[in-house]
Context: one part of a larger RNA
RNA sequence: UUGGGUCUAAAACAUCCGUAGCUUGUUAUGUAAGUUUUCUGUGAAAUCCUAUCUCUUAAGGAUAGGAAGUGCAGAAAAUACUGCAUGACUUGAGACUGGAAGACGUAAAGAGUACAUCUGAGGUAGUAGUAAAAUACGUUAAUCUUAGAUGGACUAACAACAGCGAAGGCACUUUACGAGUACAGAUCUGACAGUGAGGGAUGAAGGCUAGGGUCGCGAAACGGAUUAGAUACCCGUGUAGUCCUAGCAGUAAACACUGCGCACUAAACAUCAUUAUCUCCUCGAGAGAUAUUGGUGCUGCACCGAAGGGGAAGAGUGCGCUACCUGGGAAGUAUAGCCGCAAGGCCGAAACUU
Numbered sequence: 001u002u003g004g005g006u007c008u009a010a011a012a013c014a015u016c017c018g019u020a021g022c023u024u025g026u027u028a029u030g031u032a033a034g035u036u037u038u039c040u041g042u043g044a045a046a047u048c049c050u051a052u053c054u055c056u057u058a059a060g061g062a063u064a065g066g067a068a069g070u071g072c073a074g075a076a077a078a079u080a081c082u083g084c085a086u087g088a089c090u091u092g093a094g095a096c097u098g099g100a101a102g103a104c105g106u107a108a109a110g111a112g113u114a115c116a117u118c119u120g121a122g123g124u125a126g127u128a129g130u131a132a133a134a135u136a137c138g139u140u141a142a143u144c145u146u147a148g149a150u151g152g153a154c155u156a157a158c159a160a161c162a163g164c165g166a167a168g169g170c171a172c173u174u175u176a177c178g179a180g181u182a183c184a185g186a187u188c189u190g191a192c193a194g195u196g197a198g199g200g201a202u203g204a205a206g207g208c209u210a211g212g213g214u215c216g217c218g219a220a221a222c223g224g225a226u227u228a229g230a231u232a233c234c235c236g237u238g239u240a241g242u243c244c245u246a247g248c249a250g251u252a253a254a255c256a257c258u259g260c261g262c263a264c265u266a267a268a269c270a271u272c273a274u275u276a277u278c279u280c281c282u283c284g285a286g287a288g289a290u291a292u293u294g295g296u297g298c299u300g301c302a303c304c305g306a307a308g309g310g311g312a313a314g315a316g317u318g319c320g321c322u323a324c325c326u327g328g329g330a331a332g333u334a335u336a337g338c339c340g341c342a343a344g345g346c347c348g349a350a351a352c353u354u
Base pairs, nucleotide, nucleotide: 004325005324006323007308008307012322014202015201016200017199021195022194023193025089026088027087028086029085030084031083033082034081035078036077037076038075039074040073041072042071048066049065050064051063052062053061054060092192093189094188095187096185097184098183100181104178105177106176107175108174109173110172111155112154115151116150117149118148119147120146121145122144126137127136163170164169207248208247209246210245211244212243216242217241221237222236223235224234259321260320261319262318263317264316267299269297270296271295272294273293275291276290277289278288279287280286303310304309327354328353329352337346338345339344
């Protein structure tokens, strides 16, 4: 390279956008680059095949003819497909209109319970904690009850197998400004599309820088227990952090361990959103049924799979594009380079061993 693969054996980039590239709807005309046919030239000899000759014969050798050399160049044709040029179309794609659902984003304002602290009042000796204890707190009046003030964090029930978002993720209420989606309509553009090496953007928790904030929780640290020991598990404290603002960082079992897009291929059930039709009706912004489209799930034919299982958002049948894999360890290490304030990240071997 051919070939084979990537849910779980090695292997889908954390996610999206997008440059080059690759791939690409229907139709008409032209062209003839790819493609196909024919012819011509060329494609050394030896080798190979056939015939004859030669050495007494064999092997070998010579001569003549042929084949092959799958190639290259030129000429003449063909025009289905691909390409190119020009024109047209509407199904793909996008725009538009209509009402709809949503924890989608950013910002602001407000609310709520709990908790902590403080103040006032009541009240007296314990409280807290555990398997049991102790450290700890408490007569300078705790714990407890009650009334208020202040503070920071969080958002119970509703809550779902539900919803939204590209992923990370998103849940009190209202407002403002943004974004996307499905459905219905078929008014416009007329292939504007798919994927995407490099590249860019976003990216939980933890971490870093500067400034604020600090109720609770709580790495580190200290103390008390446990224990042979206990640098732990349990208990009491408690700093960073957790929160906010502006930056950096760029990783996760970033998982459905399943790349994106298109077409086709049985059914049943549940649920969410839209639309259409129908039934009932207390005529209500009501209750229900059927069907379509799009999502989320669950069962299950065919088919697939080593099996577990998957099964219309396939791991089925095909097509297009990308990424990645090639025994285990050494090792996601070393080195070089790039990025970062650092921590570290990205890229990423070999010797040796088995």